[in-house]
RNA sequence: GGUUCGGUGGUGUAAUGGUAGCACACCUGACCGGCAAUCAGGAGGCCCGGGGUUCAAUUCCCGGCCGUCCCC
Numbered sequence: 001g002g003u004u005c006g007g008u009g010g011u012g013u014a015a016u017g018g019u020a021g022c023a024c025a026c027c028u029g030a031c032c033g034g035c036a037a038u039c040a041g042g043a044g045g046c047c048c049g050g051g052g053u054u055c056a057a058u059u060c061c062c063g064g065c066c067g068u069c070c071c072c
Base pairs, nucleotide, nucleotide: 001071002070005067006066007065010024011023012022013021018055026042027041028040029039030038048064050062051061052060
């Protein structure tokens, strides 16, 4: 330099055009003599960044940045 896959809450991971879910972690309450477990509820993400297409973009298209696999 070329190329493959990827970038989504604190962490891991879905959704693939129509207001972003799940698990763990965190917070509150119930339970308990207390803790844990369990149960109920809650908070937390303008989806890496810019532009384009579209009525509408996390999703499609084109650059940029970062990481990874492979080739040179």
Predicted 3D model of a 72-nucleotide RNA (transfer RNA) from Darwinula stevensoni.
Its Rfam family is "tRNA". The family's RNA type in Rfam is transfer RNA.
Taxonomically the source falls in Darwinula (Eukaryota, Metazoa, Ecdysozoa, Ostracoda).
Model confidence (mean pLDDT): 81 of 100.